[in-house]
RNA sequence: AGAGUUUGAUCCUGGCUCAGGAUGAACGCUAGCUACAGGCUUAACACAUGCAAGUCGAGGGGCAGCAUGGUCUUAGCUUGCUAAGGCCGAUGGCGACCGGCGCACGGGUGAGUAACACGUAUCCAACCUGCCGUCUACUCUUGGACAGCCUUCUGAAAGGAAGAUUAAUACAAGAUGGCAUCAUGAGUCCACAUGUUCACAUGAUUAAAGGUAUUCCGGUAGACGAUGGGGAUGCGUUCCAUUAGAUAGUAGGCGGGGUAACGGCCCACCUAGUCUUCGAUGGAUAGGGGUUCUGAGAGGAAGGUCCCCCACAUUGGAACUGAGACACGGUCCAAACUCCUACGGGAGGCAGCAGUGAGGAAUAUUGGUCUAUGGUCGGCAGACUGAACCAGCCAAGUCGCGUGAGGGAAGACGGCCCUACGGGUUGUAAACCUCUUUUGUCGGAGAGUAAAGUGCGCUACGCGUAGCGUAUUGCAAGUAUCCGAAGAAAAAGCAUCGGCUAACUCCGUGCCAGCAGCCGCGGUAAUACGGAGGAUGCGAGCUUUAUCCGGACUUAUUGGGUUUAAAGGGUGCGUAGGCGGCACGCCAAGUCAGCGGUGAAAUUUCCGGGCUCAACCCGGACUGUGCCGUUGAAACUGGCGAGCUAGAGUGCACAAGAGGCAGGCGGAAUGCGUGGUGUAGCGGUGAAAUGCAUAGAUAUCACGCAGAACCCCGAUUGCGAAGGCAGCCUGCUAGGGUGCGACAGACGCUGAGGCACGAAAGCGUGGGUAUCGAACAGGAUUAGAUACCCUGGUAGUCCACGCAGUAAACGAUGAUAACUCGUUGUCGGCGAUACACAGUCGGUGACUAAGCGAAAGCGAUAAGUUAUCCACCUGGGGAGUACGUUCGCAAGAAUGAAACUCAAAGGAAUUGACGGGGGCCCGCACAAGCGGAGGAACAUGUGGUUUAAUUCGAUGAUACGCGAGGAACCUUACCCGGGCUUGAAAGUUAGCGACGAUUCUUGAAAGAGGAUUUCCCUUCGGGGCGCGAAACUAGGUGCUGCAUGGUUGUCGUCAGCUCGUGCCGUGAGGUGUCGGGUUAAGUCCCAUAACGAGCGCAACCCCUACCGUUAGUUGCCAUCAGGUGAAGCUGGGCACUCUGGCGGGACUGCCGGUGUAAGCCGAGAGGAAGGUGGGGAUGACGUCAAAUCAGCACGGCCCUUACGUCCGGGGCUACACACGUGUUACAAUGGUAGGUACAGAGGGCAGCUACCCAGCGAUGGGAUGCGAAUCUCGAAAGCCUAUCUCAGUUCGGAUUGGAGGCUGAAACCCGCCUCCAUGAAGUUGGAUUCGCUAGUAAUCGCGCAUCAGCCAUGGCGCGGUGAAUACGUUCCCGGGCCUUGCACUCACCGCCCGUCAAG
Repeated sequence: AGAGUUUGAUCCUGGCUCAGGAUGAACGCUAGCUACAGGCUUAACACAUGCAAGUCGAGGGGCAGCAUGGUCUUAGCUUGCUAAGGCCGAUGGCGACCGGCGCACGGGUGAGUAACACGUAUCCAACCUGCCGUCUACUCUUGGACAGCCUUCUGAAAGGAAGAUUAAUACAAGAUGGCAUCAUGAGUCCACAUGUUCACAUGAUUAAAGGUAUUCCGGUAGACGAUGGGGAUGCGUUCCAUUAGAUAGUAGGCGGGGUAACGGCCCACCUAGUCUUCGAUGGAUAGGGGUUCUGAGAGGAAGGUCCCCCACAUUGGAACUGAGACACGGUCCAAACUCCUACGGGAGGCAGCAGUGAGGAAUAUUGGUCUAUGGUCGGCAGACUGAACCAGCCAAGUCGCGUGAGGGAAGACGGCCCUACGGGUUGUAAACCUCUUUUGUCGGAGAGUAAAGUGCGCUACGCGUAGCGUAUUGCAAGUAUCCGAAGAAAAAGCAUCGGCUAACUCCGUGCCAGCAGCCGCGGUAAUACGGAGGAUGCGAGCUUUAUCCGGACUUAUUGGGUUUAAAGGGUGCGUAGGCGGCACGCCAAGUCAGCGGUGAAAUUUCCGGGCUCAACCCGGACUGUGCCGUUGAAACUGGCGAGCUAGAGUGCACAAGAGGCAGGCGGAAUGCGUGGUGUAGCGGUGAAAUGCAUAGAUAUCACGCAGAACCCCGAUUGCGAAGGCAGCCUGCUAGGGUGCGACAGACGCUGAGGCACGAAAGCGUGGGUAUCGAACAGGAUUAGAUACCCUGGUAGUCCACGCAGUAAACGAUGAUAACUCGUUGUCGGCGAUACACAGUCGGUGACUAAGCGAAAGCGAUAAGUUAUCCACCUGGGGAGUACGUUCGCAAGAAUGAAACUCAAAGGAAUUGACGGGGGCCCGCACAAGCGGAGGAACAUGUGGUUUAAUUCGAUGAUACGCGAGGAACCUUACCCGGGCUUGAAAGUUAGCGACGAUUCUUGAAAGAGGAUUUCCCUUCGGGGCGCGAAACUAGGUGCUGCAUGGUUGUCGUCAGCUCGUGCCGUGAGGUGUCGGGUUAAGUCCCAUAACGAGCGCAACCCCUACCGUUAGUUGCCAUCAGGUGAAGCUGGGCACUCUGGCGGGACUGCCGGUGUAAGCCGAGAGGAAGGUGGGGAUGACGUCAAAUCAGCACGGCCCUUACGUCCGGGGCUACACACGUGUUACAAUGGUAGGUACAGAGGGCAGCUACCCAGCGAUGGGAUGCGAAUCUCGAAAGCCUAUCUCAGUUCGGAUUGGAGGCUGAAACCCGCCUCCAUGAAGUUGGAUUCGCUAGUAAUCGCGCAUCAGCCAUGGCGCGGUGAAUACGUUCCCGGGCCUUGCACUCACCGCCCGUCAAG
C1' cells in the first nucleotide's frame, strides 16, 4: 500500500466481498509449564444455609452464664486435700438493659435519568460541617423519671399490658455569662448591585458531666484552620419534524412562610406573560467522565476490569433520628411475592461474600487469615471487619520457556505416495554415534514480605517523645529460590493448498454427494467435493462464529458530486439567514502573541530502575490540542463614526418587439339552411365495406346563418421569468436595449419557510358548439384485433368565473459576479461615413484554441479558472409504493419509509453479428431460354416397421447410387448352434525333430482319435523350417470424434485475413485495409499519417489449340522399285500424318478515340489463338465442439474359459408405408427390318482372343497372334432403302410361365445372361423444385477400376452429333465493401414482456 467481482474486450460510475487490528467473548479439534491480569454482557429474575457492624465495664444500675476467692452444708478419706450443692458482686470479667460513638464509611448494581445528571470553567457578600488541629473563656446549685431486675395478667407466636423499685457522661429546672444571636439608634470601610466590614449605646435570649485517677481522657461557649458537603451559572453531551406548537404555579412582581442557605421551594394578592425552526413540547434510546479499540490524521465505535461523580437497594410513597440519610443488612404506610400460624395474627427482602434454582451460546469455591494495608469503637491491651491480603477453578487473554542439540547417505526399510518404470519424494528425516538436562520426577537446604507493633526493663531530654536491651507476633507456605541425582527420558497440534492468498499431485464420486468470504466448483480425465501422499501458515494453540474500527475519498472539515452514470427546485418575487465595493479614523467581539491558574491519580509516549528476561510493577519527564484570568498588537473580519463612485438605482433622449389585458373590425375555408341548374352515383381504401343518394345526393351557382382558427409575409427572426405569445385597428399597461453622465451614494447578491404565476388533460357553475374528436357504435384487417385503416359520434375542444398545480415544465445544464486565443453569420442601437475599420454595447447561431471531461462532447450564451448563496444525490428492485399528515369537490398532488430480495443495475465508447435501415457491386441468384425432377414401372440408398439378427457409421444446405471402386460362402463387424483358453496371428528364451503326403473312425464343419511314410544347409559354433509345453506377453470393428493426431466436407476459388515500425486514442482499439476511379480480383492508379511486408489473387505447373526444331519403330507412304483377290504387304525413305523431347508464340505489344493515370471502347489491323484463349491442379486467417476411435494411429475407461478366437447355418436382400437419387418410357425429330460410314481413351497371360465349326441365342469345341503404337477387345446416333399411320399401338417393356447357358465347393433364401411365351402401369405429370451461358446444354455410344461371377441403370473417364437465350439488376437466395441503429456478443434460431397451466 491494495485486491476480486458488471463486459466479447475497454474506460468510468457504483455497490458487494476479502487481506489488518481488537474483544469481559462463545463453539469445534487439540493441550506440557511459570508469571501477570481477568471471569453472569442474559432475568434490577426468585432465593435455602452460613457469614458481611459493631464497640466501650476507664459513663451507669447490675449479675443470667463462666472463672477465682471467701463462707456454709454433705460425701470420700491420707485431717487438709478432693468432689458435689448453697450463699456472698468480693475479684477477673460480662449475656441482656440504660447511655456514648459508629451504623450516611467500606462493599454491590446500572433499573431509572437526555437532566446542572456528568465533564470543564467560574461564583456563593446566599450556606453547613461530628470526629481532627490552633487559640480564648468556663464547667455553680438542684430535681423528677424511664429501662433493667421483681410481682401479676395476656397471646400459638412475634410480642404486649399493669403495679412496685432504681443509677448515670440519660432527661429536666434554676444561677452566672462573652456582641454568640436578634431588635433599635446614630457613625465608618468596602462592593457593579441586592448589600456589607469595623467600633459604640440600649434592650431581649441561650451553657456545661463527669470518669479513671498524681500526670490523663472528657464536657460547655466562641474564633480560625483543615476535611467533607450544599447551592447558582457559561459552554459541551444520541436519534426522530411521518413529534410544530407547548405552558395557569405556568412567567414575573410585592409581602409572607419555610430552609443550613438563594429561589414559585410553598402561600395570599397583582400583572399576562414565558419557552420555541439556533428545534420548544412529545416519542425512542441511554448512567456520565478519566479512558479503551481502531485510524497517517481528522474521525468512527465502545464505556467490562481500575479511578472520579451520579442514581438505586423487591415496587411505590413518607418522614423520624442525626453533624451528615429521607438511610442496601433502620422505622412507618401501601402493593406484589415467599414463609410460619392454634386462622385471631405475625415474619422476610443477597444489585454484600460464597452458594442454589431459573434464563442463556456463556462466566468460578457454600476456601484460609486478620500476617500486611485500611476502617469503627476503646486510655490501652484488644474486639469486629466476605473491605483487604492470599489460596482454589477456567488456555478466557498477554508475556516468557520447553517438547532436545551436533554428527550421520547404503540417500536404508516402509508408504492404500507419484512415475515417462529409468527413477523421484517423504529425507538428515529415521536407524546409529556423541552431547546437554531448562521444564517435569525424586531427595536435601530454605528466605524476604516484620518497615515495625506490643509486653517488660533501662537511658536521654525540651516530659511525651526518641533510643537501647530482652521476649513475642506470618494466612499464603516448607511456597519462591538454591543444591544434588537419574534420564532424551514424560510433553504437538490446528487450519489451509482454484484466484484474491503462502502452499499440488493421485484415487474415489459423476450437477449426485457435497463445498463456498466474493467470483464460483461438481453433468467420467475435479490442483475447488471426500480420502491419501506431499506442501504452506501459525504454534500450546489453531480454525469458525458474533461484534467494532480500518481498507471505504462508500456522508467527502481534512476529502466527493449533480448535460448523458443517482442527483438543478417548472418559474419568479421576497422574509429570516448566509455572503458582500473603494478609502480614513476609533473600539478590540472574532483573530494573534506573552504570562498566570486549572486540566486528579491511573492510562498513552519517552528516559531510568525492580522481578533471571518479558508481560507486569516502580520513579521521573512530556503530553493532555480544552476552559478561565491577565497584559499587549491592530493587518484581516466585525462594531461605531464620517466620506467616495466603478456595483445597484433614478432622470432625459432615441429606436425595436407574435410582451400582457380589454374592446371593435375583416376575408378565405368548413358545416348547415333556402332557392336554381343537373343526374346516378358519391364517399372511402392497399383493396373494400359500413355510410350518403331517385323523398334527387356528390358536383355547380346565388343568398343567408353559425362557430372556431388566422394563408402568404415567416426566418438557427423577435418578445417574455418560466408556462408561453402570430389577421387588422384602437385604448390601457409592463419590461428590456442604446446614448448622455444630471441626481443619489452600497441602497447589493442569494434566498430555508412564505407568496404569486404556471402547457395539455381534468373538475364545478352558466353559456356556446362550425371543425376536430377520447368513450361508444358499425365496417374492414386478422388465427384473434377490445388496435393500427374507414364511416359516424358524446364528453371535450371555444367563452366567463372558480378549482386543480402537474409534464421528456429539457439546454435533461440553479441564480449572481469577475477573468480567459481566434474565425464567421444574424437581430436591435451608437460612433463614423470611406461598400473602409484592429470599432463599440446588448441579444441570438455555427466552427474552434488552451483548459476541462469516463468519453461523447463543452469551449466568452463553458460542462474552463475563481467567489457567494440556495436546491438535490449516496447500489439495483421493492417504490415515488404503504402508513401517517397537509391540500383538494373529486381525480389526485405534496411529504415519503420498511420488511424482503439480487451481485450487480448503470454511463460513454470499441470489435463483431444482426436489421421486413441506406448506398455500391458480384454470382445460372433472378430474369430470358433449353432439358429435367415431382405422376408410372423398375433399380438403388434412407427413414419407419418387422425380426433371433435384419451389424455399424453418415442426418438442413454440407446425410440419403454416401463409407461400399463389387454382401451367395468368405467379406462380416450381427443372430443361432458347436468348439478353444498363452489362445487364430506376431516377438523372446529353452526343449524336441520334423513338416508334409496317403488313409481309417466320428462329426454339419471346426475339431478329436488312430495307422503308414519322413528333414535340409553348415565354416560344425550354429542356422532354416515345424511342433507341442512353459514363462513373459496377446487379443477386442467394445465406449468416448465433447480427450486427440491425421484426413475430409462447407462457407468459397468468395477476396479477403494479418504483421513490423510510425502516428492517433487514458483504453478496448483505430490508421494502414478508408476516399475518387478501375478490375475477375485488397487487380492497378490517384489521393492520403502513414511507410513497408506476409498469407491469399495473379503468375510459375499439367492437358489442349498453332508453328519450328530434333528423333523415326511397332507409326507413316509423297517420290523410286517389287507385289497381291485386297492391303505400307516388301525393299527403301522420314517428306507428310502421328508419336516423344526441346523451343517459339499473346504482352492491351500496334493503330484510333477517351481518360491525370490505371484502364476502357473500337465484331480495328495482324494472328492458329485477343484481352485470364479453354480446362485442370492449386482452397488464405478462420467458422460449424461439422464428419471419422469402423481405414490407420493414439490418451483414458472397460472385457480376459470372453465384449477374445475357430467353424456350420442364417441375416445385412424382410415390407401396410414415406422420402432422396437414377434408369426405361409414354412415341412418328419415332419404332421395326435390311444395307452402309466415321472415333477417342483405355484393358489384356489363371488374360484379351483373330479365324473355323456347332447352336435361333447366351455359349461351347478347336485353333492362332499378343506381356502388345506390332496381336486382340469395339462403336452408336448418323446416312440410304422399305414398312408401321396415331392406337395403350409393330409405342412401352414391368411381371409371370417354360426351356437353357456361364461362373463358382455351393446360385433355395440370394447371381448374371439367352431363347420362346406373357405384355402391368404409363397418353408428358398438382403445389413445388433442379441443372446449364459454347464445343456448353441436350443426345449417342465406347472404355476402365472393383471383380470367380454379379444384382453397374452407380462411379470415374473417352470421343461422335451439337443448339437456344441473357432486355436487365426491381424482386427471391448467397456473398463482398462502406455507412447507420442496437438493451444482441451462445451474437435475431438473439434478447425479452405479459398471461395461463403445473410444481

A computed fold for a 1399-nucleotide RNA from an uncultured bacterium, annotated as small-subunit ribosomal RNA. Model confidence (mean pLDDT): 84 of 100. It matches the Rfam family "Bacterial small subunit ribosomal RNA".